[in-house]
Context: one part of a larger RNA
This record gives sequence, C1' cells and structure tokens, in this order.
RNA sequence: AGCAUAUGGUGGAUGCCUUGGCGCAGAGAGACGAUGAAGGACGUGGUUAGCUGCGAUAAGCUUCGGGGAGCCGCUAAGCAGGCUUUGAUCCGGAGAUUUCCGAAUGGGGAAACCCAUCCCGAUGAAGUCGGGAUAUCCUCAUCUGAAUACAUAGGAUGUGGAGGCGAACCCAGGGAAGUGAACCAUCUCAGUACCUGGAGGAAAAAAAAGCAAUCGCGAUUCCCUCAGUAGCGGCGAGCGAACGGGGAACAGCCCAAACCGGAUACAUGCCAAGCUCGUGUGCGUUGUGUAUGCGGUGUUAUGGGACAUGACAUGAUCCUGACACGACAGGGUCGAAGAGUUACAAAAGACAAUUUUAACCGAAUAUCCUGGGAAGGGUAACCAUAGAAGGUGAUAGUCCUGUAGGUAAAAAGAUUGUCUCUCUUAGUCAUGUUCCCAAGUACCACGGGACACGAGAAAUCUUGUGGGAAUUUGGGAGGACCAUCUCCUAAGGCUAAAUACUCCUCUGUGACCGAUAGCGAACCAGUACCGUGAGGGAAAGGUGAAAAGAACCCCUGUUAGGGGAGUGAAAUAGUACCUGAAACCAUAUGCUU
Repeated sequence: AGCAUAUGGUGGAUGCCUUGGCGCAGAGAGACGAUGAAGGACGUGGUUAGCUGCGAUAAGCUUCGGGGAGCCGCUAAGCAGGCUUUGAUCCGGAGAUUUCCGAAUGGGGAAACCCAUCCCGAUGAAGUCGGGAUAUCCUCAUCUGAAUACAUAGGAUGUGGAGGCGAACCCAGGGAAGUGAACCAUCUCAGUACCUGGAGGAAAAAAAAGCAAUCGCGAUUCCCUCAGUAGCGGCGAGCGAACGGGGAACAGCCCAAACCGGAUACAUGCCAAGCUCGUGUGCGUUGUGUAUGCGGUGUUAUGGGACAUGACAUGAUCCUGACACGACAGGGUCGAAGAGUUACAAAAGACAAUUUUAACCGAAUAUCCUGGGAAGGGUAACCAUAGAAGGUGAUAGUCCUGUAGGUAAAAAGAUUGUCUCUCUUAGUCAUGUUCCCAAGUACCACGGGACACGAGAAAUCUUGUGGGAAUUUGGGAGGACCAUCUCCUAAGGCUAAAUACUCCUCUGUGACCGAUAGCGAACCAGUACCGUGAGGGAAAGGUGAAAAGAACCCCUGUUAGGGGAGUGAAAUAGUACCUGAAACCAUAUGCUU
C1' cells in the first nucleotide's frame, strides 16, 4: 500500500409521514371605487424584532344574536398586571373610528412629503390649532358675456355622472414574425400573438329584403352529424363549408311615415274663412301655410296601414266641445274582463315560504393478556337513518371531535309566490280614383376588405372615391347575366334561455404528487440574492407519546466539546435530533507484497 472482516466518522440517499400543492365535479359569487378602491407607507402591545390584526377610539370601540368557563393572537416563553357566571375570551350580523400615499382630485412633488386660498370655531386682534370647501371632463339648469348691432364663442355658479382597479371569458378598432411550403415572393402561420377602446355576469347574435326547390321550412345561440365531402389552392404546402338530419333551449315585440289633435316660431289673411253636424243667437288676436318638438293612431307579405263610404257591435254615470235642443266626438269616476315589472309601459310596499351569513341535539363496552403506552390478541356485550373521516402513548362503530338524522336567527342579504299596486279594453268586415310604408340609401363604376371561395364565370356582405333610383303595376334574393317560377320585404330599435370563463367562497372527489416530487413558494417566498432597469429568482420539512430539552459532579483557557449522574420504551431519539445507503476518511484484526 492493497484485499477482507468488524467498529466508527462523514454524508443525507432510501423508507415512512404530511401542515402544502395539482386536477375535476356540484353549488355560490362574478365584483370593488370620489361615502376615496385595489395596493402600500408609517404607526399601534406594560415589556415587542418579525408575522397577524387594527388605525391617534389603533391585537381594538358600540350594539344585536350565538356560546358557557376560562381568557389577555403566532414565533414564545418569562416578568409585571388585569378581565371573567352582573356571562369575559371566542363565533356571526349591523354600526362607529379608519393617520399618510395611491384614480388622488386645492397647488406642487424625487409616492407615503412640501406649500396654499376662502369660510366657520377655539379669546377681540396677530400667530397657532381644529373642522369644512377648493382637480378635470361630460350632461342639464341659471347668471353673465367679446371681436360685432342682434347674436355667438368664451366665463362663472349649482345639480347629476365619469375617472381607477380586477384572473379568464366577450365585442370592436389596429395587427406581426419565427414557422410550413424541405429555397422563396402569391400562400401558410393567422386575423393568431400583441397593442388599444368598451361592456356584462355572461357578452355577441336574433324575430327573414332568410333557406329551399317545384316538396317545403319558419328568429338567434350551442352540440352531434353531413364531411375532411362540395369546393378553394404557386390546384403546391395547405385551407375547408353549406343544404339536409338528430338534439339542448325556446318568446316574441316597439318605433318612423301617412292621418288627427293641441303647443311654439315665422309668413299670410280682415268681416270672409272658422268656431263638430242641423236650426236660431252669438263670438271673431280664433283662420290658412311652413318648420320644430309633443300626444293619439300605426307596424306587415295569403301585403299592411292611413283616409273616405257602408254594414255589424258598444256596461253604468258625470263633465267638456260659444249658447238652447237632438245626434256625434273627447275626457273623468265606478264596475267587469285581461295582462305585468328580463324585451313588449313602470315603481314601491306588505306578508309568507325557501335559503345564506353563528350555532345546537345527536345511539352504543366491559374485563383479562402482552406492552412504556391498547385502539392489538382472548372472552363476553351493545348501537346502527350513525361501520364517512380525523384524533387519542400501536390498528377504536360504542374514549374525544364528529357522522346519519333532526332543530335554530335578534340583524343583514338572496330567491320564489300571493296581495296591495300598475297598465290595457273599441273594434271587426267590405268597397276604393286617393295617401304612407326608413335616401345620398338601394344600385352602378373604380380601389380594397369579409365570406371555406387567392378576380375567378364570382353571386352575397361591407365601403374609400365618383355617379345615383323607385313606393306595391314598388323593391330585393334564389352563386355572372336574361326569362319564367318561387321566396322575402333592406336602408330604425329592444329581447330571456340553451353557450364561454373562474381571481374568489363552500362542499365533495382523485388507478394525482409526497419535500430534486407537487404551485416558483409545505418553512415569515415572489422572500434572500442578482440586475441601472424592464426583469430574473433560489435553497430551506420530520427529537419524543409527553420537554420529561439532561438538576448535580468532573476534564478544560472556554458560553466549545466531552465523560458520569438523571429523564425516557429508546439518548447510536440530545434540539448539528426518525430511518441513516453510497462515494470519502479512520481505527482494530487477519492475509498478501
């Protein structure tokens, strides 16, 4: 020195464990914010470094419920001092307080700081202190008010609103490239990523100027299929429908216009027209036209409506229409019928039920053995609408918390229903010379974009520029275009459900992980640390049933370390602590050289 064996050291693999993660399902919630949010800074405890809570009323204040014996949050004990059956601590509802920064909003600013103006108050003044107001934009109203006469712009004051933040989902405005095409340019990736704006609990879409095909269907949305089909495509790479069928869910409505009424402004008219009709009396700033906004009417394709005429129909009562009588029209009240707050008009209240936010009741076992410890083993019992689960010194239906089942709310909220309540109630049919039925629109040309469809035979949708219709004998579509036939009715608007998502709350669950795994983070982690910055970003779990965490003695320079003693089932479980592999390092013995 090597090998072997044994005993140790080092090291932290492995096994076991889990307080933490990950996925899914079902419910809920889908916000919050100028009444100052999200997120922070600084404070706040008798003693207080951090975390948590809270805000100068500062680990808290008030009140209403629950609960019932201890309590003064955690690391984390100690000391000191308190509270509590006159009900504390704790849990839940409501309220008060809530410094400074932050949209931050009186002005400024290098966030958590500096400096103001006006009014009120504290002592009359100064100063100081306390309270309130003072940002911008939009809407509406009022008051003012230039150049410039009227006016307008502008200004001031007041009411109401907005602003910011938030995980995904949604709609819209913009919009790539790496890549693929084995290069690359049309193409693809992809209308994706990303940026911006906006909204909601969903959003968007939506009641046919639609499909279809000679049969018919009947708003939208989503799923399965049709179908990788028809097509598109340097006919390359690739892209990729629809009709039809089957399901989920179902809901339909309101305006514009024609016409009528009254209002305002302007123009026009003067004894005429007009004042519902007939007769008479009377009035006459009343009439007529245009424009604007308001009320009524009206809303669709077997076209509809207006207007005029005719026919049928009409609950009672009162008022008005210059006056009297009759008819007619309009309005009010009562009755009857119907409808309703998610669209079709719209608000509030009461009551009831269910439910959310604390809780409560809740069955049933003894003994012997082993052991440090019984829940294990033996013997004998019991409960079960409860043998889910967790804990307890090893494996517990009957020890504890619970579980099945049942009960409960002063207060605040949610949902549903009923009632009060609110709204509607004159039309229907027939005839027709009349009027209306959404205009810089449809359509056309040129240039783009979207449609599965790359300009193609290219319809359809959309629109930057230019041109530019018609009103039912109208207009659009059926994939160039024309005819026939069929379908529909554009150029206004609203609309629940079925659908998408999960920052978050509760419950449940897993042929999910088990500390190099699982979230980056099981632990004081978006921390330490790195970077000027945007940003990047760790490592780190386990004594024991219980600290019983080793009194006392000894070695020593020693608060290091160790040896005794003691605790404990165990200390080779001693806080560098479960198990404790290997590499590596020693010691002892044997063999070889």